Context: one part of a larger RNA
């Protein structure tokens, strides 16, 4: 000083985030008990009363009478209550080690799946859980007791159901085609058709996933819209409840509580951004949850104070640890990688310990957890890529009979066929003039099939002798008749796909009897049942598959994110070669032209002026002026008319082979090019021409296609194949292009790195910001300047909010709040002064001036502010937004949760809300205190001086001058004496009060002195009532004055420079709580070590030990035999409250008397009785 206890006056939450912690309540009986309710509760509600001991009486509960105390559950043990909200129903659970909840779980509601060899689940299987269960079962989802309820929407996801097409793999499979071959045939590579689930589709379904508008107008005061239009939706949110665990704005706005209410109940409805089983809305009770109030108590506080223990602090003993570059390890200013013990200057210090405090050593500890980087890592998510289980589907094999049906096909055989026109329903070619009929035809009727609704075709009955062609219409003539054929349908048969049923024998059987076997729900074998070519399974193929796994998910950046931006062109920047940065300032392009090329020849603009028919400011004509201001497909520059601009004619050089030679660039690659050769355009010719007045109009390489070819050609020929020419396919647009092929969460996070880079604070700026200083347009009746002051213009400060990103990321703890301070003045008061639009009094405003001072509460984490009430004032600002090795930890900012809002999701929010681990023994400096040694030129006691340094430095209020001075008044002083507060300081204990761990008394419980009596022990000093010393405040007493001296702002005297005039320039003076003194206190290590004055070699003096002290950690210091220095003892005080015996009264419990008794630390005062002997220097 800590930590643990005890005890306080007065006042009782005013402390603080917050009654945090404490105090307070308590046991056992009786009485009484509210709202509200689920009637069980609430409730030990709430609030009283009692409580012991002896006597009588009763079994006993208990009832009377009597004693004693401050108290009788006398100690321990032992609920504080109430009102009123949130959230959750309730007893339970939960992050072992920072969260116990409002999360979880609950009974209870509801979706859905699952018929048993279930469903789901573990497992490659076998098997197993489910279950020795069977739908009143079981499994997953999801809501959470009970009460009243649970609106709307199936457009999207998802699930359930349908399935006629559509599209779809394996497989099958008609046919054609390549290559080869003399051909058979081998072989590639194609493929109509047929092929499942799925997708598309079509419907359902919200206690699935989810969602649930907007504009405008409109009522006889406004307001406001019950009402009307409009325009979107799958539908527009309904009950309910609403500033909320949800609301930005926001401390909404009314009420209530309070002296004051950012919190708290009530309403309100303007719901950023409520809302029904992701449940809404109530609820009684229950809660170590979280708000808000009140009653009881309280050191929680005003404001602190004593005491006890156990540390710390000396002794013995034992003896760590983190740290440690080396250390002879001040302090200012400054400088500096930007905050210096170590450098520069000044200052200032004799040398070494001990107890303390923590403001520094960007202390210690932990390769920063924030940030931010890695072509890190690792979980999770998802409609991110890419697989993989696993579902679901078909194909094949195990795999077999039989009926039936359906498609395809193939031979046969019978039908079918409507454009107009036309007697009508003309298939199409050929032949063809006659066919057809009692083996029954015209004509009727009924069926049946197709139908274009006209008819035709066929069966049947009925009838009995004809019906049809050549003729008209038509591209095409008769189904009159014959034959091959097409569309499209039926039938027979035969292959072939498919599909129903249906049989058994593969196969199954987690069914039943028997038998192995003496046990067996295994295993096997027999008989049986029941299924059945399915199932399982095996290989292949589609679908689906965050179940799972691997991975991506881009740089640039005045941090990152969010924005933008990434290649080319053209200007400025660019600093007269070229080249040159910025997330510097402006713009394009990603093409376009078969003529906008290429020759040759010819012409000249724009624009103004002047004249002229409609005609105008401009149309087309005429003349003049004009050298480029026009034009040149497209941006800008640069070129141009002695054309590159505008015409015309003729073409196709917008050519093929090349290419000396330059120019740009790191490289890749770009540009320029004169000349050769071929074939060609224009021109008479010279000669131009290998696009376009120039500079963009782009993409390297693999990797594929096409054409073309004097290349290769895997034994020989071919052939596949490949090269080699020209060609095509990239918004590889993140543009020198990582891959055919890729998105996000991490607050559950990790790892390496960075002060290369941000968040705090430091530093540099000073844009903002605060103050000021110039000017002086206006305000100010009147007057720029009492007071104010546009438009501007110069400054200082470094408190804002920022820009830089320069120290520190192998760590400089962040907001407020105690605590403790210290500084600067741009003063809040208090003091001195000038102006006033200052009569006085209050006041504006300017100067001086920093000595002291600067308040308590109510809300909020808060700073801050808003309110109550005071005050002489309730300053401003610095210090790492002073101060967590001081303390708090409410806010902020890990890990849990809950809502809103955003997201498919995982989560995420400078959004809210609840809950959440603050270590360090101090070695240096720095202070605070206390010492050793040495030194002060002999060695010592004492006793001063005082450079130097700190301390104190305050204000109100009455009163008197004086109700004067001033004022019409109403108000109302300067100045002077004079009292008295207040907050602070110091010293004290006389009184008051408080403690006073054993001074005295009073008691419970037990226990021990054998036992009574008497005492002790323990139980917080048991507890309870008092209290000496001491220490103390909440007690007493004192203090700031006053007074000198220089001065500041201001105000004078004289008074020149400047004959005046000025406070100044020589010189003199007044003038402030402000300096210096005075007043206190340390003080000669003032190394400048300083005075006096005494004593000492005939030993001054000092140390040790020793008694001891209101002096102390230790050490010092103080008094000691010439002694009261401690202890004992004498007396006294003090305090307590009548000891013990004993005797007396009473049955007893106890009373009463000897008795204010008896005891009494620490005070007083007196006695050497005992200890203060002794030892060295």
């Nucleotide at each position: 000083c800590g930590c643990u206890g005890g005890u306080u006056a007065a006042g009782g939450a005013a402390c603080u985030c917050u009654g945090c912690a404490a105090a307070a309540u308590g046991g056992c009986c009786c009485c009484g008990u509210a709202a509200c309710u689920u009637c069980g509760g609430g409730a030990u509600a709430a609030g009283g009363g009692g409580u012991g001991c002896c006597c009588u009486c009763g079994c006993a509960a208990g009832a009377g009478g009597g004693c004693c105390a401050c108290a009788g559950u006398a100690a321990a043990u032992c609920g504080g209550c109430g009102c009123u909200g949130g959230c959750g129903a309730c007893u339970g659970u939960u992050u072992a080690c920072c969260a116990a909840a409002a999360a979880c779980a609950c009974a209870g509601g509801a979706c859905u799946c699952u018929g048993c060899g279930a469903a789901c689940u573990c497992g490659u299987a076998a098997g197993a859980g489910g279950a020795u269960g069977u739908a009143u079962a079981g499994g997953g989802u999801u809501u959470g007791a009970c009460g009243c309820c649970u609106g709307c929407u199936c457009g999207g996801u998802g699930c359930c159901g349908g399935u006629a097409a559509g599209u779809u793999a394996a497989g099958g499979a008609a046919g054609g085609g390549g290559g080869u071959u003399c051909a058979c045939g081998c072989u590639c590579a194609c493929g109509a058709c047929c092929g499942a689930a799925g997708c598309u589709c079509c419907g359902g379904u919200a206690a699935a996933c989810g969602g649930c508008g907007g504009c405008c107008g409109u009522a006889a005061c406004u307001a406001u819209g019950a009402c009307g239009g409009u325009c979107c939706u799958a539908a527009g949110g309904u009950a309910g409840c609403g500033a909320a665990a949800u609301u930005c704005c926001u401390u909404g706005u009314c009420g209530g509580g309070u002296a004051a209410g950012u919190u708290c109940c009530g309403a309100c409805c303007u719901g950023c951004a409520u809302g029904a089983a992701u449940g809404g809305c109530g609820u009684a009770a229950c809660g170590a949850c979280u708000g808000g109030c009140g009653c009881a108590c309280u050191g929680u506080c005003u404001c602190a104070a004593c005491c006890g223990g156990c540390g710390a602090c000396c002794c013995g003993g034992u003896g760590a640890a983190a740290a440690u570059g080396u250390a002879g390890u001040c302090g200012u200013g400054g400088u500096g990688a930007a905050g210096a013990u170590g450098c520069c200057a000044c200052g200032u210090c004799c040398c070494c310990g001990c107890g303390g405090c923590a403001a520094g050593a960007c202390g210690g500890a932990a390769a920063g957890a924030c940030c931010c980087c890695a072509u890190g890592a690792a979980c999770c998510u998802u409609u991110a890529c890419u697989g993989c289980a696993g579902g679901c589907u078909g194909a094949u094999a195990u795999u077999g009979g039989c009926c039936u049906u359906a498609g395809a096909u193939a031979c046969g055989u019978u039908c079918u066929g409507u454009g107009u026109a036309g007697g009508a329903u003309a298939g199409g070619u050929g032949g063809g003039a006659g066919g057809c009929u009692u083996u029954g035809a015209u004509c009727u009727c009924g069926g049946c099939a197709c139908g274009c609704u006209a008819g035709u075709g066929u069966c049947g009955a009925a009838g009995g002798a004809g019906c049809c062609g050549u003729c008209c219409u038509u591209g095409a003539a008769a189904u009159a008749c014959c034959a091959c054929c097409c569309u499209g349908a039926g039938c027979u048969u035969g292959u072939u796909u498919g599909a129903u049923g249906u049989c058994u024998a593969a196969c199954a059987c987690u069914c039943g009897c028997u038998c192995g076997u003496g046990a067996a729900u295994c295993c096997g074998a027999g008989c049986g049942c029941u299924g059945g070519a399915c199932a399982g399974u095996u290989u292949c193929a589609g679908u689906u598959g965050g179940g799972c796994a691997g991975u991506u998910u881009g740089a640039c950046u005045g941090g990152g994110g969010c924005g933008g931006u990434c290649u080319c062109c053209u200007c400025c920047u660019a600093a007269a070669g070229a080249g040159u940065a910025a997330c510097g300032g402006a713009g394009g392009a990603g093409c376009g032209c078969a003529a906008u090329g290429g020759u040759a020849c010819c012409c000249u603009c724009a624009g103004c002026c002047u004249g002229g028919u409609u005609g105008g400011c401009a149309a087309u004509c005429a003349g003049g002026c004009g050298g480029a201001g026009a034009g040149c497909g497209u941006a800008a520059a640069c070129g141009u008319a002695g054309a590159a601009g505008g015409g015309u004619g003729c073409u196709u050089g917008a050519c093929u082979g090349c290419a000396a030679g330059a120019g740009a660039g790191a490289u890749a690659u770009c540009u320029c090019g004169a000349g050769c050769a071929g074939a060609g355009a224009c021109g008479a010719a010279a000669g131009u021409c290998g696009g376009c007045g120039u500079u963009a109009g782009u993409g390297a390489u693999c990797c594929g296609g096409u054409g073309g070819u004097c290349c290769u050609g895997u034994g020989u020929g071919g052939a596949a194949a490949g090269g080699c020419c020209a060609u095509c396919g990239c918004u590889c647009a993140a543009c020198a292009g990582a891959u055919a092929a890729a998105a996000g969460g991490u607050a559950c996070u990790c790892u390496g790195g960075g002060g290369a880079u941000a968040a705090c604070a430091g530093g540099c700026u000073g844009a903002u910001c605060c103050c000021g200083u110039c000017c002086g347009a206006g305000c100010g009746u009147c007057c720029a300047u009492a007071g104010c002051g546009g438009c501007g213009a110069c400054g200082g400060g470094g408190u804002u909010u920022g820009g830089c990103a320069c120290c520190u990321c192998g760590a400089u703890g962040u907001c407020g709040g105690c605590u403790c301070a210290u500084c600067a003045c741009a003063u809040c008061c208090u003091g001195g002064g000038g102006g006033u639009g200052a009569a006085g009094a209050a006041g504006c405003u300017c100067c001086c001036a920093a000595g002291g001072g600067u308040u308590u509460g109510g809300c909020u984490g808060u700073u801050c502010g808003c309110c109550a009430a005071u005050u002489a004032a309730a300053g401003u600002g610095g210090u790492a937004c002073g101060u967590g090795a001081g303390c708090u930890g409410g806010g902020u900012u890990c890990a849990a949760a809950c809502c809103g809002u955003c997201g498919u999701g995982a989560g995420a929010c400078a959004g809210g809300u609840u809950g959440g681990u603050c270590c360090c023994u101090a070695u240096c400096u720095g202070c605070c205190g206390u010492g050793g040694g040495c030194g002060u030129a002999c060695g010592a006691g004492a006793c001063u001086u005082g450079a130097g340094c700190g301390g104190u430095u305050u204000u109100c209020u009455c009163u008197u001058u004086a109700g004067u001075a001033c004022g019409a008044g109403a108000g109302g002083a300067u100045u002077u004496g004079g009292a008295g507060g207040g907050a602070c300081g110091u010293a004290c204990c006389u009184c008051u009060a408080g403690u006073g761990u054993u001074c005295c008394u009073g008691u419970u419980g037990u226990c021990a002195c054998g036992c009574c009596a008497g005492u002790g022990g323990c139980a917080c000093c048991g507890c309870a009532g008092g209290g000496u010393a001491g220490c103390u405040a909440c007690g007493u007493a004192c203090g700031g004055u006053c007074a000198g001296g220089a001065u500041a702002a201001g105000c004078g005297c004289u008074g020149a420079a400047a004959g005046c005039a000025u406070c100044u320039a020589a010189g003199c003076g007044c003038g402030a709580a402000g300096c210096c003194u005075u007043c206190c206190g340390c003080a000669a290590g003032a190394u400048a070590a300083g005075g006096u004055c005494u004593c000492g070699u005939u030993g001054a003096c000092c140390c040790c030990g020793c008694u001891g002290g209101a002096a102390g950690a230790c050490u010092a210091c103080c008094a000691g035999u010439u002694g009261a220095u401690a202890g004992g003892c004498c007396g006294g005080g003090u305090g307590u409250g009548u000891a013990a015996g004993a005797g007396u009264g009473g049955c007893a419990a106890c009373a009463c008397u000897c008795u204010g008794a008896g005891c009494u630390g620490a005070c007083c005062g007196g006695u050497a009785c005992u200890a203060a002997u002794g030892g060295g220097g």